[in-house]
C1' cells in the first nucleotide's frame, strides 16, 4: 500500500426484508423482604448505534468518506 472482519448504555451481547418506544443479561440507583447483609421480587436512570456526509416519507440496517482495533496479502 491492497483486501476482509468488528465498532450499539459502565461491561458483554441481540436487533429479521429499512418501519414508528433501539431489546436482553450483568452492573448502578430507589423500594419490598430481613435483626443486618446477601438472595429473591418490584420500580427507575443510563446508548440519538465509532465519527462525518448521502439516499429515502423513514437508516443501527443501504451508499460514500474517515478513525480505532483485529486478521490476511504484498
Nucleotide at each position: 500500500g491492497g483486501g476482509g472482519g468488528u465498532g450499539u448504555a459502565g461491561c458483554g451481547a441481540a436487533g429479521c426484508c429499512g418501519g414508528u418506544u433501539a431489546u436482553c443479561g450483568c452492573g448502578c440507583a430507589g423500594g419490598u423482604c430481613u435483626g443486618u447483609c446477601a438472595c429473591a421480587c418490584c420500580u427507575g436512570a443510563g446508548a440519538u448505534c465509532g465519527c462525518g456526509g448521502g439516499u429515502u416519507c423513514g437508516a443501527g440496517c443501504c451508499c460514500c468518506g474517515u478513525c480505532a482495533c483485529u486478521c490476511c496479502c504484498g

Record summary
The prediction has a mean pLDDT of 81. Transfer RNA from Exilispira sp., 74 nucleotides, folded computationally. The sequence is in RNAcentral, with records from ENA. It matches the Rfam family "tRNA".